[in-house]
Annotation
Transfer RNA from an uncultured Bacilli bacterium, 71 nucleotides, folded computationally. Its Rfam family is "tRNA". It is annotated as a transfer RNA. It was read from a public genome assembly. The coordinates come from a structure-prediction model, not an experiment, and the mean pLDDT is 81.

RNA sequence: GUGAUAUUAGUUUAAAGGUAGAACUACAGCCUUCCAAGCUGUCGGUAUCAGUUCAAUUCUGAUAUAUCACU
Numbered sequence: 001g002u003g004a005u006a007u008u009a010g011u012u013u014a015a016a017g018g019u020a021g022a023a024c025u026a027c028a029g030c031c032u033u034c035c036a037a038g039c040u041g042u043c044g045g046u047a048u049c050a051g052u053u054c055a056a057u058u059c060u061g062a063u064a065u066a067u068c069a070c071u
Base pairs, nucleotide, nucleotide: 001070002069003068004067005066006065007064010024011023012022013021018054026042027041028040029039030038047063048062049061050060051059
């Protein structure tokens, strides 16, 4: 330099055009003499910029980062 793949919550991940879910973590409550465990709830997210579309995590392009392959 060329090509391929991936980027979603603090972490691991689902969603494949129609208002983004789960688990763990964190916080609050219940329970308990207290702690742990358990139960319930809350917070928190689509890498960035454009395009297509009534509507984009999803399709297209560019950029950035990571991994792999070739040179």